[in-house]
RNA sequence: GCCGCGGUGGCUUAGCGGUAUAGCACCUGAUUCGUAAUCAGGAGGUCGAGGGUUCGAUCCCCUCCCGCGGCU
Numbered sequence: 001g002c003c004g005c006g007g008u009g010g011c012u013u014a015g016c017g018g019u020a021u022a023g024c025a026c027c028u029g030a031u032u033c034g035u036a037a038u039c040a041g042g043a044g045g046u047c048g049a050g051g052g053u054u055c056g057a058u059c060c061c062c063u064c065c066c067g068c069g070g071c072u
Stems, first nucleotide, its partner, number of pairs: 001071007010024003018055001026042005048064005
C1' cells in the first nucleotide's frame, strides 16, 4: 500500500430503512437478626467522526480515525 471483519450506556452484546435490545455491573425499595441470593422498580446511549441519499439512517453511499486478521 491492497483486501476482509469489527467500533452501539461502565463491560459484553442484539438490532437486513420506521420508538435503540438484553445480560452483568450501578442506584432505590421489598425480603433477612445481618450479609449474600431472590423479587420489584429506576437511572445511564450525541449508535467511532464528518458529509451524502431518503419523508425518515445504527442500517444504504463516500471520505477519514481506531482495533483485529490476511496479502504484497